[in-house]
A computed fold for a 471-nucleotide part of an RNA from a metagenome, annotated as small-subunit ribosomal RNA, 3' major domain. Model confidence (mean pLDDT): 80 of 100. The RNAcentral record of the full RNA draws on SILVA.
Context: one part of a larger RNA
């Protein structure tokens, strides 16, 4: 100089206290851990592994096993030969393949010699490897932390490591900003620049609006769409303070002291993660640790945990009416109205859209009746039949839909966890991945609270100091 202390001071932060909703108990989804297993691939493990890589394992994905195959190979790029093939047919097999039949003679150049593409034959040079080492690496990313810190150049002061600057008096979200000071500057971080969103103005109006009108059309005033402007700066008045910074209160204002939210992630820690995105050193396999293929496994089930999701109900549930109001979104191998068929899932059939113009698309509350606290008109696993979609192909192992079955569960022990305002809670929507197959994951609105006295404590950071047998 750093760490570290159940040392001490000062300050922050849903850290904690005041609240408001859970987890922890049930049933189920997922994810892991154990064990099974022929394989149940690998990877990640305290916060920061466990609905994580995986934006979707029936084949394929697949990297595992098992059985059948193949050796210049499934790709690649060089030499020589050839155009016998290659496409269709059928026939063997579970297929990979394996022996046949084989029309038409293929595209580009051309100096007509032949070059190239393509595919077959054979030498060897090489391919290959999601084998291994993330403690050999690069790029990527997690954290701490969007915390306020990390540092340099001159000078000064110490034998010297090193100190000073950066400490100290206010003050801020902030090493922010005044002040003071052997220190004067400066750079990486802070902040603003950038995108959203609230508010206003000008320009534009179609597929959007309606102050005209039945409609056609006509208009762009309004809604609204989207491009450029302005508006917010402690600017302004008061108090307070050291005449500063700055902090209270107020006026004006659509908005006030960073106005919300994002995007952004300093030196730098943890040999933290990734060798299975992707390069990539060594090292190891090479008739196999490489390809191919069928079928099985990643869905096993005495148990453990973690993260969701549906419940225990009456601020509820069931049915009926009238039928309000949203937003971001997707749509050509695609979203599919209206119509008809089915009790439904769905199917028929196909208007009309590459979409402010159709289409998905129906919001979800809300009102009335009814049930009257029951394991019930709660809850809805489980299971039977009987259907229905996607696909070659729903046995292992998919979704849905009707009838019927009708489990555990009556509010959850220690202990735990999220959340300060359009936040929490609760309601529905839509999308990526996707043939199919979300309680997950991204995002959009609808409704909409309680509570902060405070900083004594938990837990974590900042600065100063102090002790120390640690580096």
């Nucleotide at each position: 100089u750093g760490a570290c202390g159940g040392g001490g001071g000062c300050c922050c932060g849903c850290a904690c206290a005041a609240g408001c909703a859970g987890u922890g108990g049930a049933g189920u989804a997922u994810g892991u851990g154990g064990u099974u297993u022929a394989a149940u691939u690998c990877g990640a493990a305290g916060c920061a592994a466990c609905g994580c890589g995986a934006a979707g394992a029936a084949c394929c994905u697949u990297a595992c096993c098992a059985g059948g195959u193949c050796u210049u190979g499934a790709c690649a790029u060089c030499g020589a030969g050839u155009g016998c093939a290659u496409a269709a047919c059928a026939a063997a097999g579970a297929g990979a393949u394996u022996a046949g039949u084989g029309a038409a003679a293929u595209c580009c150049c051309u100096u007509c010699g032949g070059g190239g593409a393509c595919a077959c034959u054979u030498a060897g040079a090489c391919a290959g490897g999601u084998g291994g080492u993330g403690c050999a690496u690069g790029g990527u990313u997690g954290u701490c932390g969007u915390c306020a810190g990390c540092u340099c150049g001159u000078g000064u002061c110490g034998u010297g490591a090193g100190a000073u600057g950066u400490u100290g008096g206010g003050u801020u979200a902030a090493g922010u900003c005044c002040c003071g000071c052997a220190a004067c500057g400066a750079g990486c971080g802070c902040a603003a620049c950038c995108c959203u969103u609230a508010c206003c103005u000008u320009u534009a109006g179609u597929u959007g609006c309606u102050a005209c009108g039945c409609a056609a059309g006509a208009g762009c005033a309004c809604u609204c769409u989207a491009a450029a402007g302005g508006g917010a700066c402690u600017g302004c008045c008061g108090u307070u303070g050291a005449u500063a910074a700055a902090a209270c209160g107020g006026a004006g204002g659509a908005a006030g002291g960073u106005g919300g939210g994002g995007a952004u992630g300093a030196c730098g820690u943890c040999a933290a993660a990734u060798c299975a995105u992707c390069a990539u050193g060594c090292c190891c396999c090479u008739u196999a640790u490489g390809a191919c293929c069928u079928g099985g496994g990643c869905u096993a089930c005495a148990c453990a945990c973690g993260u969701a999701c549906u419940a225990c109900a009456a601020u509820g549930g069931c049915a009926a009416u009238c039928a309000a109001c949203a937003a971001a979104g997707a749509g050509a191998a695609g979203c599919a109205a209206g119509a008809c068929a089915g009790u439904g899932a769905u199917g028929u059939g196909g208007a009309g859209c590459a979409a402010a113009u159709c289409u998905c698309a129906a919001a979800a509350a809300a009102u009335u009746g009814u049930c009257c606290c029951a394991g019930u008109u709660c809850a809805g696993a489980u299971u039977g039949u009987a259907g229905g979609c996607u696909g070659c192909a729903a046995c292992u192992c998919g979704c849905c839909u009707a009838c019927a079955u009708g489990a555990a569960g009556u509010c959850g022990g220690a202990a735990u966890u999220g959340c300060u305002a359009g936040u929490a809670a609760u309601c529905g929507c839509g999308g990526a991945u996707c043939a199919g197959a979300a309680u997950g994951c991204c995002g959009c609105g609808g409704u909409g609270a309680a509570u902060a006295c405070g900083u004594u404590c938990c837990c974590g950071g900042g600065c100063c100091u102090u002790g120390u047998a640690c580096a």